[in-house]
């Protein structure tokens, strides 16, 4: 230089084009406990990396960038 691959909450990670992006951990507050810890039931928390195309409709198909990982020279 070429090829692939990834990118979704704080963290990890599911999701075949279609009606509220799910799940566990952490956060936060209740109940239980003399406190804590386990449990129990609940909240908040995501502009799906970024621009731009298809498409009625995209996290999800094209594509240009960015940043990471590999393999190959």
């Nucleotide at each position: 230089g070429g090829c692939u691959c990834c990118a979704u909450a704080g963290u990890g990670u599911a999701g075949u084009g279609g009606u509220u992006a799910g799940c566990a951990c952490g956060u936060c507050a209740g109940c239980u406990u003399u406190c804590u810890a386990u449990g129990c039931a609940g909240a908040a928390g995501g502009u799906c990396c970024u621009g731009g195309g298809u498409u009625c409709g995209c996290a999800c198909c094209c594509u240009g960038g960015u940043g990471g990982a590999g393999c190959c020279a």